[in-house]
This is a predicted structure of a 269-nucleotide RNA (Bacterial large signal recognition particle RNA) from a Solirubrobacteraceae bacterium.
The RNAcentral record of the sequence draws on ENA.
Rfam family: Bacterial large signal recognition particle RNA. About the family: The signal recognition particle (SRP) is a universally conserved ribonucleoprotein involved in the co-translational targeting of proteins to membranes. It is annotated as a non-coding RNA gene.
The source organism's lineage runs through Bacteria, Actinomycetota, Thermoleophilia, Solirubrobacterales and Solirubrobacteraceae.
It is recorded under the gene name ffs.

RNA sequence: CCGUGCUAGGCGGGGACGUAGCGGCGCCCUGAAUCCGCAAUCCGCUUUAGCGGGGCUGAAUUCCCUCUCGAGGGGUGCAGGCCCCGGGUCAGUGCCCCAUAUGGUCGUGUCGAUGGUCAGGUCCCGUUGCGAUGUCGGCCUGUGAACCAGGUCAGGUCCGGAAGGAAGCAGCCUUAAGCGGCAACCGGCAGGCGCAGCGGGAGGGCUUGACCGGAGUGGUCAGAUGGCGAGCGCUACCCGGGAAACCGAUCUCGACGGAGGGUGCACGG
Numbered sequence: 001c002c003g004u005g006c007u008a009g010g011c012g013g014g015g016a017c018g019u020a021g022c023g024g025c026g027c028c029c030u031g032a033a034u035c036c037g038c039a040a041u042c043c044g045c046u047u048u049a050g051c052g053g054g055g056c057u058g059a060a061u062u063c064c065c066u067c068u069c070g071a072g073g074g075g076u077g078c079a080g081g082c083c084c085c086g087g088g089u090c091a092g093u094g095c096c097c098c099a100u101a102u103g104g105u106c107g108u109g110u111c112g113a114u115g116g117u118c119a120g121g122u123c124c125c126g127u128u129g130c131g132a133u134g135u136c137g138g139c140c141u142g143u144g145a146a147c148c149a150g151g152u153c154a155g156g157u158c159c160g161g162a163a164g165g166a167a168g169c170a171g172c173c174u175u176a177a178g179c180g181g182c183a184a185c186c187g188g189c190a191g192g193c194g195c196a197g198c199g200g201g202a203g204g205g206c207u208u209g210a211c212c213g214g215a216g217u218g219g220u221c222a223g224a225u226g227g228c229g230a231g232c233g234c235u236a237c238c239c240g241g242g243a244a245a246c247c248g249a250u251c252u253c254g255a256c257g258g259a260g261g262g263u264g265c266a267c268g269g
Stems, first nucleotide, its partner, number of pairs: 001269006009057003012030004020046005034054005063262006072253005078248001080247002083242007091235005096229001097227004102222007115212008123201009133190006140181004149174004157166003
């Protein structure tokens, strides 16, 4: 080195759950790999960690170890992306607003536009006059005196011989103060009244008139350009908070595959 027979080993592995722990049944991944029995209110075991019974293969393509690759599973919460809520920023964009010029359209304008100058009005202050209003007074009017107001004074009283005279209560008439009324009229006073006059102020807008000047000018619509424009929406970015399914990050286990290495016994040649 070759052949024959045999033995250890192998005939799947892995992840999570579960368990003191290991393996299995069940789930999932891988992918092709012997059969029967047992088993989640479980089954079998103890670090050499399924057990029991058959069958095949067998020292290497097949067994063992290391490295690599990495399907897939699990953990963390780093919350980076995605998602939700609130706030902010400037940038972009859409809407809105403003300005400018352009174009369309409707007016207006050489019977003189926009504009400019002057004067006046509108506005404010003071003052005067007139009017109106208010108030007070007068005028007018009602009432108004037991006696101490007036007139007339019945009755009664007094004087007188009488004629006659005197004072005078009640009644009636009138009136003073007072208390009321008051349309008009007269007078005084007042002022966020009106009109007008005079003096002063303010002079932005509007308006009236005169003058200058000589062709535009007003409304509306459209698109354009611009805006340290208050604002609304969207995008972008930033800040704070929330959630944890997915993607990402990280840790961990890791099938299939790939590479390298290792592992017997007996007999014969």